[in-house]
RNA sequence: UCGUGCUAGACGGGGAGGUAGCGGUUCCCUGCACCAGCAACCCGCUAUAGCUGGGUCGAAUUCCUCGCCGAGGCGGUGAUGUGGGUGAGCAAACCACGGGGCGGCGUUGAAAGCCGGGUCCGAUGCAAUGGUUGCCUGCGAACCCCGCCAGGGUCGGAAGACAGCAACGGUAAGCUUGAUGUUCCAUGUGCCGUCGGGUCGCCUGGCUGGAGCUUUAACCGCGGCGCGCAAGCCGAUGUCGCUCGUCGACGUGAGGUGCACGA
Repeated sequence: UCGUGCUAGACGGGGAGGUAGCGGUUCCCUGCACCAGCAACCCGCUAUAGCUGGGUCGAAUUCCUCGCCGAGGCGGUGAUGUGGGUGAGCAAACCACGGGGCGGCGUUGAAAGCCGGGUCCGAUGCAAUGGUUGCCUGCGAACCCCGCCAGGGUCGGAAGACAGCAACGGUAAGCUUGAUGUUCCAUGUGCCGUCGGGUCGCCUGGCUGGAGCUUUAACCGCGGCGCGCAAGCCGAUGUCGCUCGUCGACGUGAGGUGCACGA
C1' cells in the first nucleotide's frame, strides 16, 4: 500500500415551549433523512442524561473536532397602529350664592309695624232640594165595617117587634192628587247667619309711617355635580426597523480516527 473480517460510531440537525436538568412527543426553521412501539393533568432518563425490539452502513463523499457563512427563533430597543384599564386637565347642560340690570309696582303712598275680614276646621241656625208625616181631592170592604135598609125572613092571635142581603150613602187599612204648609230625617246644596278654633301661606280693609319693593332675561364671578373630550401611565397585541445580545439548521474550509488475519 492492497484485500478480507470486525469494532467505535452513524442512519438527521436546530430554535421555541416545557423541565431542577437532559432527550422525546407538540409548534416552527432547515430540506429528504431506516422500521415498529410509548408519551402533555405526558413519556423515558440523570451529566456517557429518550427507552425497548429489529435492520443497514461502517474507518470515511458518510464518523469526530475547530473556523467561516448564515435560513430561522428568542431577548433587548426605536417608531407606529388597534383595542382594554386608569387618568392630571378641559368642559356642555343643570343647581346654589353674589353681582348685573332689560323691565314691573310705588307719593292715586313702598318697606316695616298694629288692628281686623276672607280663604281652612268644628258645632249650630236658616234657606234650598229630596224623602217622611199631617192636611186636601178622588178611589176604596160580596159576607166577617157603619147608616138607611125595598123585596124576602123570624117571632106574635093581632097590634107590632127583631135580625138583615142587594141598591144607595159613608168609612178603615191602602192607593192617588195638590199646594200653602205641620213634624221628623238626610245632603258632593248655599256670593246666607251665629259661636268657637286655627293660620300668617295667599287675598283683602283700616290706621301709623314716608321711599322703596321685586324677578322673567342677556351677561360676569365663585363653588358643586358632571354628559363628553383627553395628555400621560399600566398591561395586551399587530406592523416596520436596528453597526444590539444570544442560540443556530443548510452550506463551506481545515484537521483527526481503531483491531485481527493474509499478500

Bacterial large signal recognition particle RNA from a Verrucomicrobiia bacterium, 263 nucleotides, folded computationally. It is recorded under the gene name ffs. The model forms 92% of the base pairs in the Rfam consensus. It matches the Rfam family "Bacterial large signal recognition particle RNA". From the family's description: The signal recognition particle (SRP) is a universally conserved ribonucleoprotein involved in the co-translational targeting of proteins to membranes. Model confidence (mean pLDDT): 76 of 100.